A computed fold for a 1437-nucleotide RNA from Ferrovibrio sp., annotated as small-subunit ribosomal RNA. The source organism's lineage runs through Bacteria, Pseudomonadota, Alphaproteobacteria, Rhodospirillales and Ferrovibrio. The sequence is in RNAcentral, with records from SILVA.

[in-house]
RNA sequence: AGAGUUUGAUCCUGGCUCAGAACGAACGCUGGCGGCAGGCUUAACACAUGCAAGUCGAACGCCCCGCAAGGGGAGUGGCGCACGGGUGAGUAACGCGUGGGAAUAUGCCCUUCGGUUCGGAAUAACACAGGGAAACUUGUGCUAAUACCGGAUACGAUCUACGGAUGAAAGAUUCAUCGCCGAAGGAGUAGCCCGCGUAGGAUUAGCUAGUUGGUGGGGUAACGGCCCACCAAGGCGACGAUCCUUAGCUGGUCUGAGAGGAUGAUCAGCCACACUGGGACUGAGACACGGCCCAGACUCCUACGGGAGGCAGCAGUCGGGAAUAUUGGACAAUGGAGGAAACUCUGAUCCAGCAAUGCCGCGUGUGUGAUGAAGGCCUUAGGGUUGUAAAGCACUUUCACUGGUGAAGAUGAUGACGGUAACCAGAGAAGAAGCCCCGGCUAACUUCGUGCCAGCAGCCGCGGUAAUACGAAGGGGGCGAGCGUUGUUCGGAAUUACUGGGCGUAAAGGGCGCGUAGGCGGCUCUUUAAGUUAGGCGUGAAAGCCCCGGGCUCAACCUGGGAACUGCGCUUAAUACUGAUGAGCUAGAAAACAGGAGAGGGUAGUGGAAUUUCCAGUGUAGAGGUGAAAUUCGUAGAUAUUGGAAAGAACACCGGUGGCGAAAGCGGCUACCUGGCCUGGUUUUGACGCUGAGGCUCGAAAGCGUGGGGAGCAAACAGGAUUAGAUACCCUGGUAGUCCACGCCGUAAACGAUGACAGCUAGAUGUCGGGGGGUUGCCUCUCGGUGUCGCCGCUAACGCAUUAAGCUGUCCGCCUGGGAAGUACGGUCGCAAGAUUAAAACUCAAAGGAAUUGACGGGGGCCCGCACAAGCGGUGGAGCAUGUGGUUUAAUUCGAAGCAACGCGCAGAACCUUACCAACCCUUGACAUCCUGUGCUACAUCCAGAGAUGGAUGGUUCCCUUCGGGGACGCAGUGACAGGUGCUGCAUGGCUGUCGUCAGCUCGUGUCGUGAGAUGUUCGGUUAAGUCCGGCAACGAGCGCAACCCACAUCCCUAGUUGCCAGCAGUUCGGCUGGGCACUCUAUGGAAACUGCCCGUGAUAAGCGGGAGGAAGGUGUGGAUGACGUCAAGUCCUCAUGGCCCUUACGGGUUGGGCUACACACGUGCUACAAUGGUGGUGACAGUGGGUUAAUCCCCAAAAACCAUCUCAGUUCGGAUUGGGGUCUGCAACUCGACCCCAUGAAGUCGGAAUCGCUAGUAAUCGCGUAACAGCAUGACGCGGUGAAUACGUUCCCGGGCCUUGUACACACCGCCCGUCACACCAUGGGAGUUGGUUCUACCCGACGGCCGUGCGCUAACUUUUGAGGCAGCGGACCACGGUAGGAUCAGCGACUGGGGUGAAGUCGUAACAAGGUAGCCGUAGGGGAACCUGCGGCUG
Repeated sequence: AGAGUUUGAUCCUGGCUCAGAACGAACGCUGGCGGCAGGCUUAACACAUGCAAGUCGAACGCCCCGCAAGGGGAGUGGCGCACGGGUGAGUAACGCGUGGGAAUAUGCCCUUCGGUUCGGAAUAACACAGGGAAACUUGUGCUAAUACCGGAUACGAUCUACGGAUGAAAGAUUCAUCGCCGAAGGAGUAGCCCGCGUAGGAUUAGCUAGUUGGUGGGGUAACGGCCCACCAAGGCGACGAUCCUUAGCUGGUCUGAGAGGAUGAUCAGCCACACUGGGACUGAGACACGGCCCAGACUCCUACGGGAGGCAGCAGUCGGGAAUAUUGGACAAUGGAGGAAACUCUGAUCCAGCAAUGCCGCGUGUGUGAUGAAGGCCUUAGGGUUGUAAAGCACUUUCACUGGUGAAGAUGAUGACGGUAACCAGAGAAGAAGCCCCGGCUAACUUCGUGCCAGCAGCCGCGGUAAUACGAAGGGGGCGAGCGUUGUUCGGAAUUACUGGGCGUAAAGGGCGCGUAGGCGGCUCUUUAAGUUAGGCGUGAAAGCCCCGGGCUCAACCUGGGAACUGCGCUUAAUACUGAUGAGCUAGAAAACAGGAGAGGGUAGUGGAAUUUCCAGUGUAGAGGUGAAAUUCGUAGAUAUUGGAAAGAACACCGGUGGCGAAAGCGGCUACCUGGCCUGGUUUUGACGCUGAGGCUCGAAAGCGUGGGGAGCAAACAGGAUUAGAUACCCUGGUAGUCCACGCCGUAAACGAUGACAGCUAGAUGUCGGGGGGUUGCCUCUCGGUGUCGCCGCUAACGCAUUAAGCUGUCCGCCUGGGAAGUACGGUCGCAAGAUUAAAACUCAAAGGAAUUGACGGGGGCCCGCACAAGCGGUGGAGCAUGUGGUUUAAUUCGAAGCAACGCGCAGAACCUUACCAACCCUUGACAUCCUGUGCUACAUCCAGAGAUGGAUGGUUCCCUUCGGGGACGCAGUGACAGGUGCUGCAUGGCUGUCGUCAGCUCGUGUCGUGAGAUGUUCGGUUAAGUCCGGCAACGAGCGCAACCCACAUCCCUAGUUGCCAGCAGUUCGGCUGGGCACUCUAUGGAAACUGCCCGUGAUAAGCGGGAGGAAGGUGUGGAUGACGUCAAGUCCUCAUGGCCCUUACGGGUUGGGCUACACACGUGCUACAAUGGUGGUGACAGUGGGUUAAUCCCCAAAAACCAUCUCAGUUCGGAUUGGGGUCUGCAACUCGACCCCAUGAAGUCGGAAUCGCUAGUAAUCGCGUAACAGCAUGACGCGGUGAAUACGUUCCCGGGCCUUGUACACACCGCCCGUCACACCAUGGGAGUUGGUUCUACCCGACGGCCGUGCGCUAACUUUUGAGGCAGCGGACCACGGUAGGAUCAGCGACUGGGGUGAAGUCGUAACAAGGUAGCCGUAGGGGAACCUGCGGCUG
């Protein structure tokens, strides 16, 4: 410090996820030792048992034991029990933190001053007598005190009308001394008040009657509505009152670079609480954890009458929970209570126990050791790896273990811990290693198993037969007595942005303005010193963090000192800036004056054109409408045309990125009323300004209410079309509405998707409205508006660019992943429609912006192709052949599937082939290699059998030799192995098809771009061509094109046998012979064609058009030749090959059958339907190719042409089918061959929709040959003979190329994708109600208690003998619990119901993305199964 993840790739935005640290943790696997620390986060649930607060005889009496000394017991009395310990329920508060303050109290402690005198009456204990189950309690009597009461005194003190009045004590003791009372001061503690800080929610906006203040009282330790009476009507709140929810606060802790964020266990400070609620008493202190009273719930005891209790003290139990320990030891230390003290008490505390809960430390050995052992794993079979690892050899003993010694903690005594820490000795490598991970992020890889199964997964994602991702193994990586997982917090996240983000298109500028609070604010001077800055002082507890030291062997841990604690308060000083005060200024702003432009607004009036309707005329059969039609109108006279009338609405031309307005918006003309703006030069005021939360006004269209109006248009609706359907698009009609007046609504793609204001920062050019100057058809300067282009700069890019999206400042609004959702609930507004404010559960890993390359478009431009068109001939109809599908079958083997499968693999299935089926056989095998043994093996004959096979008989071997034998061949045996047309063409090689013989596909360097990429390759011409020319930030190059190759066409050279024969000769008339090589031809080598020449055209180029010459002319014709790539195209059944599978069978052999089936469908062909013909006759000319060799011999003709006949018919057409006979091949023609002859003579009379081929020696037509083959062609591959028609042209169909455009596509339009319906699951809204919590209001009841009043009754202290005082009782107001009624709010459940989300293969359509086939979208209204459609207005995205 970053990384992964949206895409084909890129940049950006943006979320999700990971790597780090931490924890009072839990869970899984594992577990040697020690030190230090921490250990119910949940039920403030309920608690058995024990302990946790007593002590004092030096305050007092009594009782008991004891000879006494002394000890013990229950009481009275004193002090303590308000500390210590626990918990965090409540509390959003002066509770806490921090800093201040004044009107207070204070036991014990310290200091000081003073005092400590005289009396009195009771009461517990105890005794006696009762009540009760118990707890406990009643009466009578006796008694003491440091218990209680009175008098005296008063340095202080309190009250005061300033005269005075009131108020105290306690003793104990042998001494010393300890106490007691009053007062002052101190220390510490406690109470009270204030400033500031300290959660969330505005879907909580108003709250408040003791409420706010005053006067007078009461009360308190003390101020105070704290309480009361009266008076006033205040107080709080947008700087967030009230209400709701959550929460103890802090020092600190965790994290972070910091700022922050989260947290508040342990330790420390404060607060609150003690079963729940209320209350007071005592006391210095409590409204009291181990005290009291009452009420309530719960538990226990009970004799049923009544009682007892409170672990949120330490242990412990139940329960809850993922989860948290011993019913331990000791007061030795530290501290606390009491005591004069000894001492007693102390679950505070100090220790021990339990559990790896955490942090820290140590160990589980060290050295050497290569044959790189064995074993494991992998393997290309060689080896590699585990691995110096082990073994072996040589050493050591930390820890643990055994034995011995044995502390400090203790200032004099006292040691729970503890025979602990530590030290010494001993034995022996001995007792001591696991966990997670290994696809990327992220360090670490192979094999096997599995086969979208089982499973993994933090994110992306793995798994469908070759998984580094599942499981196992080997190996490796990480950490280590731990390691992983889960949960939580911070970080990374600049992803709430103070430090430190944004808002044109990614989420985000309010529809526009006016303006309140608030925020911000021009120049100069004066004063002040609030902010600000500097210094000082106080405080900021300790601990912790940090620094420097010290102590445990180190560390963790402990400890000394320092720094820090960024804060608050006080004070001194400074005065630049901000604020405040006062005085002034004119540059901001405004006003006065003079001009100016304008669809700015309102009201009233008025005009012409057009549409429609009505009336009248002319006139006749149609009109209208559409892609084409129909509905509709019209012989009752339409449409058309002429004249007239009426009515409503809108204002052509001018008209313009022209004008005006804040926006919405505004358009004939005239008048009136009225707002704003601009310019000019002077004057005036003197900061009067900018922005603007709330608030208020305005606000298109649609819509609503009332009343008018209604020509045209037109949601809804009706009809006609279109269509599979058509609730649409198109057509004919048509109502609300559109118009006016008044009142609502308050929203739009209300857009420049760009808030307002101010300043600064190159220009160029157009235009609107003013002004100035000049050399005046124009030029120039300037102010204000409105456009285009363009630098700097900015931006992710697109783009913006003085009208900023640049550089700054001020203020406001808004955003924080997508969906759910601008929805639900609640509130506000509205007549309604609805608007506004505005979530969550749940779900996904993306959603998105800009740009790039492709692909695609029922986008555009250019161009090409038998692509269309123009022609010729076919297919589709018939019969047959052949292939395929389907069906059938024991099997009908398998493959090929749009073009690019279907006369294809098959250049030829009767057996064989053959892979299929049935039956019968073989098992080292039909075939290969190795080993052992053996040799009468081949061949021939016979027998059994369907044959394979089995049995029998006869029977000659070959090569080499060192003579031992070896090899070939055959048989037998053994195991390695053979074998497989079994699977996977989606594991592959090779080969092939296709786009396509289309003109394309790329690279290097340079340049441009953040980048993907672009440029080059685009552009203007041209070409068959990325062919060439020209231009150009490109310059070059490669694979393709072309050429080079082959054949054909012309000529020449060479050579003439088997070829040829012009001339000569012979001839059996056959180039047969002699002869010749001229010609044809053969086969070798050359020549020739290059837009070379001329004319025209074009840029004078490339080229194109025409012409000449030439055998051939613009690629001469045909072939071979197939770029980068696409289709997971085809082939595992040609071959090769990985993996998997079979191994007496999925291998091998044989016989027979099948591949030839047949209702049917399709493809490719043949033959026809006839006279351009059939039949019969006559009849010439080829060329390939083959035959083992052969230019020699053979395979060798046909149609056309001529003659005759047939005469339009199912025929002398056509030949299918069937019967009979025969030939050939072959072991064998039954299933199942071909041909010939005789007979038979089917369909068919030119073929629907649709569709194929062909541009010249081509189509058409005619025959011939060849391969494979025993035989079998209508097929395939070749060969020649005869030999056409047409092409205007590129609008359209198909395919392709280039450029451009749009895109939501990128497995790329066979794409993507929307909504209803149906099913399953999930969360959620409404919901008659129902259950519970909280809270408010009114009323009823009124325990305990203190207070007030009264006080018949009772009454020891004092007394003037009567009282004072006290007690019980009674009454009253207050008040907890409880009750009744009504409201508010929150939560649970809820028949039914609404939408939403999710879910490999459901239904209906096709809405969107391309002009998405009706451009889309926004608002609104109506309609419709659904996406949606239509109307009105708006936007361009």